Guanidine-I riboswitch aptamer from Saccharibacillus brassicae, 109 nucleotides, folded computationally.
RNAcentral holds the sequence, with entries from Rfam.
The prediction has a mean pLDDT of 84.
RNA sequence: CAAAUUGUUUUCUAGGGUUCCGGGUGCUGUCUAAGGCCGACUGGUCCGAGAGAAAACGCAUCGGCCGCAAUCAUUCCGAUGUCCACGGCGGGACAAAAGCCCGGGAGAA
Numbered sequence: 001c002a003a004a005u006u007g008u009u010u011u012c013u014a015g016g017g018u019u020c021c022g023g024g025u026g027c028u029g030u031c032u033a034a035g036g037c038c039g040a041c042u043g044g045u046c047c048g049a050g051a052g053a054a055a056a057c058g059c060a061u062c063g064g065c066c067g068c069a070a071u072c073a074u075u076c077c078g079a080u081g082u083c084c085a086c087g088g089c090g091g092g093a094c095a096a097a098a099g100c101c102c103g104g105g106a107g108a109a
Base pairs, nucleotide, nucleotide: 007057008056009055010054011053012052015047016046020044021043022041023038024037025036027035028034058082059081060080061079062078063077064076084104086107090102091101092100
């Protein structure tokens, strides 16, 4: 200096906006219905973390079980491990926005 592995999914949370529900309204109205507008409306639906949480699975290593004897392997069971991680601007999708995606990017140390 370069290469490979260090995983996936689900549920939840930080966070997010406003399609729907609900709520608000000195607007329209047939003034009762309904419509328009409002997310600097708490909320429900919804989106949601590489660097947040939990769980399941996967993977790696070690061990156990196996009775015709030994060895190896498979299945099953168990244990341990699965590290580290500062980060724009700008753009993208869905109704729209975001710690979502571009992106462990550009860059920094």
Of the family's consensus pairs, 100% are formed in the model.